[in-house]
RNA sequence: GUUCGAUAAGGGCAAUUACGCACGAAAGGCGUAAGCGCAAAGCCAUUGACCUAACGGUUCGGAAGUCGCCGAAUCCACGGUUUGAAGGGCCGCCGAA
Repeated sequence: GUUCGAUAAGGGCAAUUACGCACGAAAGGCGUAAGCGCAAAGCCAUUGACCUAACGGUUCGGAAGUCGCCGAAUCCACGGUUUGAAGGGCCGCCGAA
């Protein structure tokens, strides 16, 4: 340096569940405990999939002199989840050959 993960050690991550939050409109996020599993279940962007719909738009209805207001339906990501989705790039512990 390359390939690999049988064994050992020290560590790491955390599906899911429970509880909490003086985070969030929601989706979701965060913390604690237990913990399926993971040798890149480390990092990065791209693509894809999915969730929510506050703001805003449209339509309908209501009351109303106008501006505008209230309610319902619907669309919308600038809000999120996902690599434990795909392919790609970068870096890396221990051990073996």
Molecule: c-di-GMP-I riboswitch aptamer
Organism: Myxococcales bacterium